Record summary
A computed fold for a 273-nucleotide part of an RNA from a Planctomycetota bacterium, annotated as large-subunit ribosomal RNA, domain VI. The full RNA is in RNAcentral, with records from ENA. Its Rfam family is "Bacterial large subunit ribosomal RNA". Lineage of the source: Bacteria > Pseudomonadati > Planctomycetota.
Context: one part of a larger RNA
RNA sequence: CGCAGGAGGCUUGAGGGGAGUCCCCCGCAGUACGAAAGGACCCGGGGGAGGAAACCUCUGGUGUACCGGUUGUCGCGCCAGCGGCACCGCCGGGUAGCCAGGUUUCUUCCGGAUAAGCGCUGAAAGCAUCUAAGUGCGAAACCGACCCCAAGAUGAGGCCUCCCAGAUUCCCCGCAAGGGGAGGAGUAAGGUCCGCUGGAGACUACAGCGUAUAUCGGCCGGAGGUGGAAGCCCAGUAAUGGGUGCAGCUGACCGGCACGAAUCGACCGAGGU
Numbered sequence: 001c002g003c004a005g006g007a008g009g010c011u012u013g014a015g016g017g018g019a020g021u022c023c024c025c026c027g028c029a030g031u032a033c034g035a036a037a038g039g040a041c042c043c044g045g046g047g048g049a050g051g052a053a054a055c056c057u058c059u060g061g062u063g064u065a066c067c068g069g070u071u072g073u074c075g076c077g078c079c080a081g082c083g084g085c086a087c088c089g090c091c092g093g094g095u096a097g098c099c100a101g102g103u104u105u106c107u108u109c110c111g112g113a114u115a116a117g118c119g120c121u122g123a124a125a126g127c128a129u130c131u132a133a134g135u136g137c138g139a140a141a142c143c144g145a146c147c148c149c150a151a152g153a154u155g156a157g158g159c160c161u162c163c164c165a166g167a168u169u170c171c172c173c174g175c176a177a178g179g180g181g182a183g184g185a186g187u188a189a190g191g192u193c194c195g196c197u198g199g200a201g202a203c204u205a206c207a208g209c210g211u212a213u214a215u216c217g218g219c220c221g222g223a224g225g226u227g228g229a230a231g232c233c234c235a236g237u238a239a240u241g242g243g244u245g246c247a248g249c250u251g252a253c254c255g256g257c258a259c260g261a262a263u264c265g266a267c268c269g270a271g272g273u
Base pairs, nucleotide, nucleotide: 001152005163006162007161008160009159010158011157015149016148017147018146021049022048023047024046025045026044027043033038050107051106052105053104054103055102059100060099061098062097066093067092068091069090070089071086072085073084074083075082076081110144111143112142117137118136119135120134164272169182170181171180172179173178190268191267192266193265194210195209196208197207198206215261216260217259218257219256220255221254222253224250225249226248231244232243233242234241235240
């Protein structure tokens, strides 16, 4: 820009893409077959490898603004207690998120039309013949079935809901009321800008929220993590240990509370070929 007014939702699916794999074991059955050795078809059941997608309950990894331990040094006057730097100084753990070697699901059943092949009926050619007319079965391949995209599918689809039939200027017709046309301006529903944000994201886009508010921060409570804070008391010459006290601290997780910030606003947007 188009989709014959303008919007907000929900969709149909023309068309396109993806997937499509394999192995082992058990029953049938030590049966059919075979002198024996050996050893099935068909049918049914179970497990696994590879591949794909999603996810984080579990198992783990990471987790540089979480907690603890600890070395050297410097600083806060000193002690104590803290902080800076040293690869996050080093070390032990670890929430959310992200992730796989973890978890779940799929890789299935089935249908259609076929290939090679196997048939039925059957003439030309009194026979024979799967083929000439006709007709059936038959593959991981093909078309569906399963998953994803999808109406620029210009053939531009469908359904539901919302907004209206005004004002002004100019032109034409008319005596007039009025009718027709052009034009852009304010608007409607709605949208955008702007702001607070987001397991959304390079930007954009997408999604949520904007005080009639739980969108972010903060605070409060909880979960989870760390692992027993400081101070004081007790024991010990001391290092240290014990008590107060499952303590103190705690990023992203789950809730709650308007305390702070989303202020005030601006613009776009129909009149129906």